[in-house]
Molecule: c-di-AMP riboswitch aptamer (ydaO/yuaA leader)
Organism: Blastococcus sp.
RNA sequence: CGCCGGGCGCCGCCGAGUUGCUGUCCUCCUCGAGGACGGCGAGCCGGGGACCCACCGCAGUACUGGGGUGAAUCCGGCCCGUGAGCAAGAGCUCCGGGCUGGUAGGGCUACUUCCCGCCCGAAUCCGUCAGCUAACUCGGUAGGCGGCUACGGAAGAAACG
Numbered sequence: 001c002g003c004c005g006g007g008c009g010c011c012g013c014c015g016a017g018u019u020g021c022u023g024u025c026c027u028c029c030u031c032g033a034g035g036a037c038g039g040c041g042a043g044c045c046g047g048g049g050a051c052c053c054a055c056c057g058c059a060g061u062a063c064u065g066g067g068g069u070g071a072a073u074c075c076g077g078c079c080c081g082u083g084a085g086c087a088a089g090a091g092c093u094c095c096g097g098g099c100u101g102g103u104a105g106g107g108c109u110a111c112u113u114c115c116c117g118c119c120c121g122a123a124u125c126c127g128u129c130a131g132c133u134a135a136c137u138c139g140g141u142a143g144g145c146g147g148c149u150a151c152g153g154a155a156g157a158a159a160c161g
Stems, first nucleotide, its partner, number of pairs: 010147005018042011043141006053131001065129001066126004074102008083094004105120004111156005
């Protein structure tokens, strides 16, 4: 000097996930410091829950619940299988797994909006039950990432001179 990684502080991003007060217990270097488990609020978020409205009628086929949070829905292609069904066979359909292309929709660019550009397009909960919904009522307040001009353009604002 360069590269990689870690800790703290601060700043920023997704997300509802911010903030005030306080109790008990434990430890220690005991006018205090730290930790564990709670409680009560404010703000924000989600669920249940009337009138009204919606749904609620008949027939057929296939399948087997239905619903919530969330942007995360939907449509293909290829390969594999001690799979299933049909078929004389070729093959077709479905199921499961892997890979992959799009898409409804969503996010970011360090003042805001737009453009360009770059990403995401998951996961999970309830438990046979829930349309909307005033009063009422029950919960949540996590987690995960990035960083020193963080990319550019246009318009606007603010601040400074």